The RNA shown here (small-subunit ribosomal RNA) has 1518 nucleotides and comes from an uncultured Aminicenantes bacterium. Its mean pLDDT, the model's own confidence on a scale to 100, is 84. Rfam family: Bacterial small subunit ribosomal RNA.
RNA sequence: AGAGUUUGAUCCUGGCUCAGAACGAACGCUGGCGGCGUGCCUAACACAUGCAAGUCGAACGAGAAAUCGGGCACUCAGGCAACUGAGCGCCGGAGAGUACAGUGGCGCACGGGUGAGUAACGCGUGGGUAACCUGCCCCUGAAUUUGGAAUAACCCGCCGAAAGGCGGACUAAUACCGGAUACAGUCCUCAAAACCUCGGCUUUGGGGAUCAAAGGUGACCUCUUCAUGAAAGUUGCCGUUUAGGGAUGGGCCCGCGUACCAUUAGCUUGUUGGUGGGGUAAUGGCCUACCAAGGCGACGAUGGUUAGCUGGUCUGAGAGGAUGAUCAGCCACACUGGAACUGAAACACGGUCCAGACUCCUACGGGAGGCAGCAGUGAGGAAUCUUGCGCAAUGGGGGAAAGCCUGACGCAGCGACGUCGCGUGGAGGAUGAAGGCCUUCGGGUUGUAAACUCCUGUCAGAGGAGAAGAAUGCCCUUCGGGGUUUGACGGUAUCCUCAGAGGAAGCCCCGGCUAACUACGUGCCAGCAGCCGCGGUAAAACGUAGGGGGCGAACGUUGCUCGGAAUUACUGGGCGUAAAGGGUGCGUAGGUGGCUAAGAAAGUCGAAAAUGAAAUCCCGGGGCUUAACUCCGGAACUGUUUUCGAAACUAUUUAGCUAGAGGAUAGUUGAGGAAAACGGAAUUCCCGGUGGAGCGGUGAAAUGCGUAGAUAUCGGGAAGAACACCUGAGGCGAAGGCGGUUUUCUGGACUACUCCUGACACUGAGGUACGAAAGCUAGGGUAGCAAACGGGAUUAGAUACCCCGGUAGUCCUAGCUGUAAACGCUGGGCACUAGACGUUCCUAUUUUAUAUGGGAGUGUCGUAGUUAACGCGCUAAGUGCCCCGCCUGGGGAUUACAGUCGCAAGGCUGAAACUCAAAGGAAUUGACGGGGGCCCGCACAAGCGGUGGAGCAUGUGGUUUAAUUCGACGCAACGCGAAAAACCUUACCUGGGCUUGAACUGCUAGUAGUAGUGAACCGAAAGGGGAACGAACCUGCUUGCAGGAAGCUAGCAGAGGUGCUGCAUGGCUGUCGUCAGCUCGUGUCGUGAGAUGUUGGGUUAAGUCCCGCAACGAGCGCAACCCCUGCUUUUAGUUGCCAGCGAAUAAUGUCGGGUGCUCUAAGGGGACUGCCCCGGAAAACGGGGAGGAAGGUGGGGAUGACGUCAAGUCAGCAUGGCCUUUAUGUUCAGGGCGACACACGUGCUACAAUGGGCGGUACAGAGGGUUGCAAGACCGCGAGGUGGAGCUAAUCCCUAAAACCGUUCUCAGUUCAGAUCGCAGGCUGCAAUUCGCCUGCGUGAAGUUGGAAUCGCUAGUAAUCGCGGAUCAGCAUUGCCGCGGUGAAUACGUUCCUGGGCCUUGUACACACCGCCCGUCACAUCACGAAAGUUGGUCAUACUCAAAGUCGCUGGGCUAUCCUUCGGGAAGCAGGUGCCUAAAGUGUGGUCGAUGAUUGGGGUGAAGUCGUAACAAGGUAA
Repeated sequence: AGAGUUUGAUCCUGGCUCAGAACGAACGCUGGCGGCGUGCCUAACACAUGCAAGUCGAACGAGAAAUCGGGCACUCAGGCAACUGAGCGCCGGAGAGUACAGUGGCGCACGGGUGAGUAACGCGUGGGUAACCUGCCCCUGAAUUUGGAAUAACCCGCCGAAAGGCGGACUAAUACCGGAUACAGUCCUCAAAACCUCGGCUUUGGGGAUCAAAGGUGACCUCUUCAUGAAAGUUGCCGUUUAGGGAUGGGCCCGCGUACCAUUAGCUUGUUGGUGGGGUAAUGGCCUACCAAGGCGACGAUGGUUAGCUGGUCUGAGAGGAUGAUCAGCCACACUGGAACUGAAACACGGUCCAGACUCCUACGGGAGGCAGCAGUGAGGAAUCUUGCGCAAUGGGGGAAAGCCUGACGCAGCGACGUCGCGUGGAGGAUGAAGGCCUUCGGGUUGUAAACUCCUGUCAGAGGAGAAGAAUGCCCUUCGGGGUUUGACGGUAUCCUCAGAGGAAGCCCCGGCUAACUACGUGCCAGCAGCCGCGGUAAAACGUAGGGGGCGAACGUUGCUCGGAAUUACUGGGCGUAAAGGGUGCGUAGGUGGCUAAGAAAGUCGAAAAUGAAAUCCCGGGGCUUAACUCCGGAACUGUUUUCGAAACUAUUUAGCUAGAGGAUAGUUGAGGAAAACGGAAUUCCCGGUGGAGCGGUGAAAUGCGUAGAUAUCGGGAAGAACACCUGAGGCGAAGGCGGUUUUCUGGACUACUCCUGACACUGAGGUACGAAAGCUAGGGUAGCAAACGGGAUUAGAUACCCCGGUAGUCCUAGCUGUAAACGCUGGGCACUAGACGUUCCUAUUUUAUAUGGGAGUGUCGUAGUUAACGCGCUAAGUGCCCCGCCUGGGGAUUACAGUCGCAAGGCUGAAACUCAAAGGAAUUGACGGGGGCCCGCACAAGCGGUGGAGCAUGUGGUUUAAUUCGACGCAACGCGAAAAACCUUACCUGGGCUUGAACUGCUAGUAGUAGUGAACCGAAAGGGGAACGAACCUGCUUGCAGGAAGCUAGCAGAGGUGCUGCAUGGCUGUCGUCAGCUCGUGUCGUGAGAUGUUGGGUUAAGUCCCGCAACGAGCGCAACCCCUGCUUUUAGUUGCCAGCGAAUAAUGUCGGGUGCUCUAAGGGGACUGCCCCGGAAAACGGGGAGGAAGGUGGGGAUGACGUCAAGUCAGCAUGGCCUUUAUGUUCAGGGCGACACACGUGCUACAAUGGGCGGUACAGAGGGUUGCAAGACCGCGAGGUGGAGCUAAUCCCUAAAACCGUUCUCAGUUCAGAUCGCAGGCUGCAAUUCGCCUGCGUGAAGUUGGAAUCGCUAGUAAUCGCGGAUCAGCAUUGCCGCGGUGAAUACGUUCCUGGGCCUUGUACACACCGCCCGUCACAUCACGAAAGUUGGUCAUACUCAAAGUCGCUGGGCUAUCCUUCGGGAAGCAGGUGCCUAAAGUGUGGUCGAUGAUUGGGGUGAAGUCGUAACAAGGUAA
């Protein structure tokens, strides 16, 4: 730091996704050790049990027991007795002035937990308090005096199940109360001074009123009193009171900051302020009475939703964004709601009262409780720990202290939850072992990895040693110090020794992004997937294995946050066409604002100070072996406040200016607006005349109108609407919009010239006005046009397009609506930045005009610049400033709900669920178009002959069959593979055989009458069977043995396959198409795909050539070079030829001879637009002509560019993979490929007289021939047979027919046609039945020129006639490939059909129009809206009832302290009562959910239905 994904490709816009870091995590799999951290994010759900707040006897009174031992008395047992033992009772002693309980003091408001509530002065930050408080603590001054009355405990009695309570009597205090004193304090008052925030406050002085206290404990005898000593004395310590100050902690107030929703816009009656009073520590409507009517709000009040806030944490380059666990500060809460008491402080987590819900106890009367303390339990949940040890340390409470308490805290336990560290060994070790996997079978890889050898000893294990953390405290002290005690963790850390590589590696991934590849299995199945996407038989994407990559006691997945995302853009985005400029003006708030000078100093800038808690982050050091962790120091905390200073800029004040803006004067232009009046043309209607059959309408028609007189035409009249020409990318207006003429009223703009005002300006959220068409309301009007509607056509249908009619409406008046592709798809203003050419208006100069200037508009092109590109370009989309509006992926959605406006239709504002990975812009190359232009081709046209009808042949489909083997399917399959299916071929079927096989290679073993030949017999054959016969090679030597080769047998590797896949392939082929195209290098242009070249003007058969040109060249194609043919020449002359010469014959090149000619076959020549004329651009080229055998490529062939069709072929061959192996191989016999209701293609023969029959006569070319062609001769009607000359071929043979001549037939199913069938023959072959060909005789079918449609051909062509060859034993009158004979017609032309080429245009196509794609309906499924209602939460409001409690009133009942004249009073309590009020209840609303028969549209879903709306002129432009 980026990457993937929209396309055939490109650039852009834009979303989605990934790579990073992080976590209080969870899940899956795996798991050795330790350190440091961390651990209910959910139910502020409910809690069993234990513990978490007590302490002080040095404030006070009272005060046990267990137990121990002593004494006395009694009883019992033993004993003669002394006495011993046991039991019970009493006394006093120790336990002990202890425990428990109580009065009193202090604490319990800290510490600990949680985040429900709270959008708030709650928090943060900075201030204020002259409006306040502060227990314990510190400093200072003073005091600590004198009296009194009670009460708990205890005891007695009573009630209650209990909890608990009542009464009587006694008693103490540092408990309570009175008095004294108090310069100080508080209050009142007088005077003075300083300060100040001007309200006051501080200090000093005078006067008046008023307010305190408590003692405890130790020591001592100097003073006083008693007198060994003690105290009422002195003194230390602790306490108490008062006053001032400090410190600390708090209360209250203020500036600023602090989430989302405007689909929450108005809120408020204690409300805002004042006065009096009350209340508080204190200000204040905090409360109350009265008075006034205010206060808040677009700078977001009120309402709703969500949320503890912060230091910080995570991320990020930063700015930001997200977050608020652990640690720290603040706040709030303590089962829910309300309330006060005590106190320095609470409206109090482990206090009180009341109400509610819940749980528990109960004797049913009544009571008890609150883990959001630490553990722990249940529940919830994906999920979060031990009912541990200790007060040793740190800290806290009480105490004078010891000591006590402390689930704060220190430790330990559990969890890979996180982070940091360590280990699972190190070195050597190549026959690169075995095994695995792959393999091109050679090998490669796992892999120095292992084994093996030599070492080491971390962690874990065993044994031994063994801390620091400890300082205090207590005692002693000569104040120097000395002594002594205390460890939960823990026998832990750490150290030493021992043994031994021994106990310790997994997880994810390997198509791209993204590091890492092979095999097998699977076969759109199973599955994967973060995005793109993989999987339909060769999957690096699924599963497994091998190998590899990554991380490592972890690794992955999921969730969530930031980043990447400049994808909310402050830093740092946009709005012509991608999402996005408001329809337009006026204008409020707001924002912004010209020049000069002066002042002040709010912003701004500088300096200093205060603060910005600590921790965290960063830097430098230190301590744990290191690190994490931790300690110390520094920096930083970008902020806020205060003080001082500066004065350029902004704001402000003052005084001016004129360049902005405005006004005055003189003119000008214009469909600017409103109203009224008038005008002519046209249309329709009415009346009249003429006239007489149609008119009208369309692609063609019909409906319609018309003999009741239309249309047409003439005259007259009526009505409404709109204003031709002028008229112009011309004018005016803010936009919508405005068009006959005249008048009236009226807005704006511009120009010229001077004068005036003096910043008066720009923009503009809300607001307000205007606002096309359609539509609505009311009333008019209605000629034409015309939704709806009716009819006629079209059509498969036609609720359309076309036609005939036709109502709203269109028009006017008065209102409403408020929207448009309201568009320049471009908000307004100001300034700046090359030009050129038009046009409208005004104006200046010159002599009108023209021209040249100035200004204001309106257009086109274009520079710089800009843009993704297209384009824009002084009328910006350029460069800047100011203000407003708007956008943030597509769909859902111009929707729902809600609000608001509207008479309605509907408008404005405007979501979400869900769903997709795109949607989109511009441009590029193609393809396509029922787009355009140019051009070509037997493409059409003009012609000739066919096919389609018949019979037959042949191929195909279909059907049939045991099999009818397989392939080929528009052109480009169908007389095709097949240039020969009776067997064979043959691949198919039926049946019989063989199994290392019919053919091939290798290995192992065996074989000696072996190899080979192979009789009889079985059999359809194959095969089985084996009598008999019967060889032979090489080497060594011991000469008949051994080894080898060949053969055979058995076995193992492997053969074989016309089995599958032509969509795994090679090769070959078809086709577009013999069409003129297809590309490259360099350069140039473009961000790029690409373009240019190759386009253009001409021309050509041609991208053929010429010219031009940011292109210049080149390649594959075209052409030429090659072959045949046409003319000629040279050479050569047999087997060819025969002119001349000779010979022979009935005749013939037959012979001699010749090589002139024909011919043969080699080499040359010839044709090149070379020459002339014309056209053309001085070109290419075209037209004509001459000459020539041939003329513009002379004719024909071979030759097929880049590519297209997953075109054809695995069955010609080759070949990957798969399948098969006593069969899908191989062999044999027979059958089939030849079937036959049909359908199609290709042909043959015909339908006749341009013909058929018969007779006669003539002329080719090219081929073939020894397993062959075969002459003459003979036989046969003939096919053919006999026989065989000649020929290995210019020698011999196969070998012509149409034509021509003559004759006959005379238009008919015939003397046409020949199918079919019968009989008799011939030939080939092992064989002719299925199933060959031929001959003769007989038979004599359909057919009389062929519907729609369709094919070939432009000259030696079509048509017609025969001949040959391949294949082949035979089989072709019909196929195929060739050959020659005879030999036409027509082409005006390019509108149309078809195919193609080039240019251009549109495109939503790119699998490319056989494309894409829309909507209803049907089915499945998902989320949402509406809905009679039902149900819940929450808020508000009115009323009822009203607990506890404060406050007020009352006080007749009651009362120890004070006063008293003793009667009582003061003060107070219970009780009663009033205000307020929680909860509850009743009613009414708001709001948010849940649910609801039914209903509405929407989304999604490989192959449903109907049509074809859009994309091309998409077939009616959208």